[in-house]
RNA sequence: AUAAUAAAGGCAAACCCACCGAAAGGUGGGGACGCAAAGCUUGAAGUCUAAUACCAUAUGGUAAUGAUUGUUCAGCUGCUAUG
Numbered sequence: 001a002u003a004a005u006a007a008a009g010g011c012a013a014a015c016c017c018a019c020c021g022a023a024a025g026g027u028g029g030g031g032a033c034g035c036a037a038a039g040c041u042u043g044a045a046g047u048c049u050a051a052u053a054c055c056a057u058a059u060g061g062u063a064a065u066g067a068u069u070g071u072u073c074a075g076c077u078g079c080u081a082u083g
Stems, first nucleotide, its partner, number of pairs: 001082003010035002015030006033070001039076003043073003046068003052063004
């Protein structure tokens, strides 16, 4: 630097139950769709939500300080094999 052919391993989507949260979503247990970083960091972009604020003729719309690390990129680190 490249890769998942082999070996040793690792993680855990959807779904179900309980809890937290306004929601998005998160945590624990079960469970495996998949993953060479599906390990860590919101650093950037994208996406989601709108407690709260503003606008509007009710319905609604806009906005992140919230969330998404298994959306993409970036940074750091790690096993094996080959060069």